The RNA shown here (transfer RNA) has 71 nucleotides and comes from Candidatus Doudnabacteria bacterium RIFCSPHIGHO2_02_FULL_42_25. The sequence was found in a public genome assembly. Model confidence (mean pLDDT): 83 of 100. It matches the Rfam family "tRNA". By type it is a transfer RNA. From the family's description: Transfer RNA (tRNA) molecules are approximately 80 nucleotides in length. The organism belongs to Candidatus Doudnaibacteriota, within Bacteria.
Order: sequence, then C1' cells, then structure tokens
RNA sequence: GGGCCCAUAGUAUAAUGGUAAUACGCGACUAUGGCAUAGUUGAGUCUGGGGUUCGAUUCCCCAUGGGUCCA
Repeated sequence: GGGCCCAUAGUAUAAUGGUAAUACGCGACUAUGGCAUAGUUGAGUCUGGGGUUCGAUUCCCCAUGGGUCCA
C1' cells in the first nucleotide's frame, strides 16, 4: 500500500426494511432474624456523517476503530 470481515446496554451475543431482544451484571420490592438464594418489576444499547426508501440496526458510499490475509 491492497483485499476481506466486524462495530448493537457495563460484559457476551441475537435480530436479513416496520415499536431492538436474551443471558449475566445494576436499581427497587417480596420471601428469611440475617446472608446466600429465589421470585416480581424497572433503568440502560444500534461507532460517526451522507444517500436510497413512506419507513434503515438492516441496503449503498465515506470516515473512524478493531481483526485477518497478501505485498
């Protein structure tokens, strides 16, 4: 320098155009004399910009960051 892949909650991952989900973690409540534990409930997320579309996490382009291969 070039090719390819990835970027979603604090962490790890789903979701192939129509209200963004699961587990762990976190807050509150209930059960116990207390802890552990269990249950109920809640907060919290689409890397940035632009384009296509009635509508974009999703498709396209650029940038940024990461991984991998070639030189």